[in-house]
RNA sequence: CUCUUAUCAAGAGAGGUGGAGGGAUGUGCCCGUUGAAGCCCGGCAACCAUCAUUGAACAUUUAUUCAAUGAAAUGGUGCCAAUUCACACAAAGCUUAAGGCUUUGGGAGAUGAGAG
Numbered sequence: 001c002u003c004u005u006a007u008c009a010a011g012a013g014a015g016g017u018g019g020a021g022g023g024a025u026g027u028g029c030c031c032g033u034u035g036a037a038g039c040c041c042g043g044c045a046a047c048c049a050u051c052a053u054u055g056a057a058c059a060u061u062u063a064u065u066c067a068a069u070g071a072a073a074u075g076g077u078g079c080c081a082a083u084u085c086a087c088a089c090a091a092a093g094c095u096u097a098a099g100g101c102u103u104u105g106g107g108a109g110a111u112g113a114g115a116g
C1' cells in the first nucleotide's frame, strides 16, 4: 500500500509544556491567544491477547476449533469538542418560487483483527 471482515448515537482533565493552528478531502459550519497542533502526565474504552462459564463441531479420551455471555486495563493497539460536526452518490416519500426535509442503501474515512 491492497484485499477481507467487525464497529463507528455511549465514554474520557478548568494538569504541565508549547506556541498557531485544528476539525481526512471539497463546500458549509465550527473549535482556537479566555491559548490550536505536537509532546508529557492524566483519563476513557474490552477490538486482539489472557481468564471463567455455557453451548456446538470434531473426537476413544485429553486436546483442538467455533459461538454466546462475563471478568480483567496486566500485555498489543485505539480513543479523549460537535453522530464519522453536517452534506457530498442513488432510490423512495413529503414539500417548494428557487430550493429543501425525512428514511433507506451506497461511497469515502477512522479504528481493530486477519491475509497478501
Stems, first nucleotide, its partner, number of pairs: 001116008013041001015040003021031003025088004042080003047076003050071008084108001089105007